RNAcentral holds the sequence, with entries from Rfam. This is a predicted structure of a 142-nucleotide RNA (c-di-AMP riboswitch aptamer (ydaO/yuaA leader)) from Brevibacillus fluminis. The organism belongs to Brevibacillus, within Bacteria. Of the family's consensus pairs, 92% are formed in the model.

Parts: sequence; structure tokens; C1' cells
RNA sequence: UCUAAUAGUAGGCCGAAUUCCGACAUGUUCGGAAGCGGGGGAACCAAUUUUUUGGGGUGAAUAGCUGUGUUUUUCUCACGGCUUAGGGCAACCUUUCUGACCGAACCCUUCAGCUAACCUCGUAGGCUCAAAGAGAGGAGCA
Repeated sequence: UCUAAUAGUAGGCCGAAUUCCGACAUGUUCGGAAGCGGGGGAACCAAUUUUUUGGGGUGAAUAGCUGUGUUUUUCUCACGGCUUAGGGCAACCUUUCUGACCGAACCCUUCAGCUAACCUCGUAGGCUCAAAGAGAGGAGCA
């Protein structure tokens, strides 16, 4: 000096998932408050049905075509491919263009339309490490 890996700080990203206080057992602990987020729940309105073809909830994560395997065949199921409703990212912010991505997973358990009062629950987890495009309008700094 170059390359690669690991760890860490600052910074940043998805997400509601942050801040403060107290306790003692000092912790991936317990409790509380604020903030943020979700569910249930009248009247009116909606629905006049559609109940195993179950139904519903969080979430962007819906839908279509198709390949292989399973199967006597079909259905079904599993894995994969291409698209897609929709979603976030590109580093001061917003927006347009452009670019590369995601398009899952889990929960309730026969039950829930909306819904004031009211009741109730959560406040996790994961990722990134010189990466970091352009135009316009702002903000801020010098």
C1' cells in the first nucleotide's frame, strides 16, 4: 500500500415498538407514567343474508399463469419460475425521474360490519459499515 474477514463506535434503514421514573434480585428482571400502535364495543348507517366451501385479525405482502414431485386420474399438498395489486430504500427535508429491491410470516378458534362512552392488548425483532444517483423547490451552515 492492496485484498479479505471479524468486532465496535457514530450514522442510517424496516417496524407502533420510544422516552422517563421507581424497586432490588443490577437484569435479554419487575412495576409505573407519557408517547406511539392494535383489538373488542351502542345509536344511526350498512347488510338483508350465508353460516366447514368456516369466519376473522396484525402486516405492503394480494392475485394470475406455469414447471417438477406426490396422486390410478383430477383435486389437494410441497418446492421452484415468471409476472402482479401493493410496499419501502437511494443519507438535511419534500417531490419528479431513474435504479436496484420486497411482494413474507404469524395469530384468534366457531366468534367479531361501522361504532361514542367504555373495556383491553403491544411497545418486539431484524438489518447496514465508506457504502450514499440526477433535476427542482426549500431548510440549515459558512